[in-house]
Context: one part of a larger RNA
């Protein structure tokens, strides 16, 4: 100087408390351990691994992970030398395919030397998701959006170092004020950026319709209009600016007015010096090591989906604030050409036929759901719950056996609110309800977004956890 203390003082955080809803019990989904297996590829490991890499394992993906069949200048790149010609494609045969054999078809440029391209042979070399993240770059997680981390000059100290950065106030903040052997400065904080909340101006189609006119069974449908909504660009607006109180005449704090918004308005992006030899050699790059008729490459089939068990994360429930049936209302944000797919018709349905429109403020996906109105159920393992299983189908796709999703009929399991323990959340939040997108042929209970309905509680900081500042002890570094 740090680190640590079941030392002290001060302060903060959904840290506790006050509340609301969960997890832990059930069934299923998904990830992991373990076990099994020919193989169940690899990585991730307290917080910060475990719906994680994977924004989508039937083949492919996929990684020799396993079994089998093949290739050896190679699936891919550059160059040299020699030879032959097109190559590709199509057909037949063998085969699980890769591939092999046979047949067939067939070039371009040219200075006629040759070149492009392909094949054969050969040599340099290719190739490796093989090892080392404890050789590395880059990127990322984490403490933590915590308020800290440092430097120059000066001063003090033999020196390590100190001072500044401590102290008195204050703040979300090393934020600001005052004081002070310090005076300044840098990286962080804040602001500048984006979205959202109010208003103005500009603009008015594909959006809108108050006034005027026309028209319809009905509809901004038509003429027209820019008022309004909206769209999307530029501005305004919030600064403790104003008033009062308080404070040290300061920084600030409290209350009020005005205001759409009040003291950082709400949200996002933004992550200092560093810590964990944290993670990643399987995104990529890369040193070293290793393989080179194989640890490289092609293919078929299988596996990654196995199941006594254990754990994490979720979904659905156990019902009446509910279930079923009928009627009816209101979003936002997205996507669409190898695409989104309307009307109409067929089918109980998944879906099929159909073909209008739309490169989309125009057309389509598209029905929002919870909600509201009415009817039934009457507390029952039930008209709760839907697992499991049987049969029959639909769609995608060469192909749904291992191993897809969905539909109909039948079946109708556990489960009556969950031990010890444990998690999230302070407001348009929790809870609850649906919608969309990426990936994607198909497959979403996951993820990322979007809106609808919309709470309760916070006395307080004694205690638990984590963090910041000062101080003290130490046999620790």
């Nucleotide at each position: 100087u740090g680190a640590c203390g079941g030392g002290g003082g001060g302060c903060c955080g959904c840290a506790c408390a006050a509340g609301c809803g969960g997890u832990g019990g059930a069934g299923c989904a998904u990830g992991u351990c373990g076990c099994u297996u020919a193989a169940u590829u690899c990585g991730a490991a307290g917080c910060a691994a475990c719906g994680c890499g994977a924004a989508g394992a039937a083949c492919c993906u996929u990684a020799u992970c396993c079994a089998g069949g093949g290739c050896u200048u190679g699936a891919c790149a550059u160059c040299g030398c020699a030879g032959u010609g097109a190559c590709c494609g199509c057909u037949a045969u063998a085969g699980a395919a890769a591939u092999a054999u046979a047949g067939u078809u067939u070039u371009c440029c040219u200075u006629c030397g040759g070149g492009a391209c392909a094949c054969u042979a050969u040599g340099a070399c290719a190739g490796g998701u093989g090892c080392u993240g404890c050789a590395u770059g880059g990127c990322u997680g984490u403490c933590g959006u915590c308020a800290g981390c440092u430097c120059g000059u000066g001063u003090c100290g033999u020196g390590a170092g100190a001072u500044g950065u401590u102290g008195g106030g204050u703040u979300a903040a090393g934020u600001c004020c005052c004081g002070c052997a310090a005076c300044g400065a840098g990286c962080g904080c804040a602001a500048c950026c984006c979205c959202u909340g109010u208003c103005u101006u500009u603009a008015g189609u594909u959006g809108c319709c108050a006034u005027c006119a026309g028209g319809u069974a009905a509809u901004g449908c038509u003429g027209g209009g820019g008022a309004c909504u909206c769209u999307a660009a530029a501005g305004a607006g919030a600064c403790c600016g104003c008033u009062g109180g308080u404070g040290a005449c300061g920084a600030g704090c409290c209350a009020g007015a005005g205001g759409a918004a009040g003291g950082u308005g709400g949200g996002g992006a933004u992550g200092a010096c560093g810590u964990c030899a944290a993670g990643u050699c399987c995104g990529c790059a890369u040193g070293g090591c290793c393989c080179u008729u194989a640890u490289g490459c092609c293919c078929u089939g299988g596996g990654c989906u196995g199941c006594a068990c254990a754990c994490g994360u979720g979904c659905u429930a156990c019902a009446a604030u509910g279930g079923u049936c009928g009627g009816u209302a209101c979003a936002g944000a997205g996507g669409g050409a190898c695409g989104c797919c309307a009307a109409a018709c067929c089918g109980u349905g998944a879906g099929g036929u159909g073909g209008a429109g739309c490169a989309a403020a125009u057309c389509c996906c598209a029905a929002a759901a919870a909600g509201c109105c009415g009817a039934c159920c009457c507390c029952a393992c039930u008209u709760c719950g839907g697992a499991u299983u049987g049969c029959a189908g639909u769609c995608u796709g060469c192909a749904a056996c291992u191993c897809g999703a969905c539909u109909g009929c039948a079946u109708g399991a556990a489960g009556u609110u969950g031990g010890a323990a444990u998690c999230g959340c302070u407001a348009g939040u929790a809870a609850u309800c649906g919608c969309a997108a990426a990936u994607c042929a198909g497959c979403a209970g996951g993820u990322u977004g979007c809106g609808g309905u919309g709470a309760a509680u916070a006395c307080g900081u004694u205690c638990c956890c984590g963090g910041c500042c000062c101080u003290u002890g130490u046999a620790c570094a």
Molecule: small-subunit ribosomal RNA, 3' major domain
Organism: Candidatus Poribacteria bacterium WGA-A3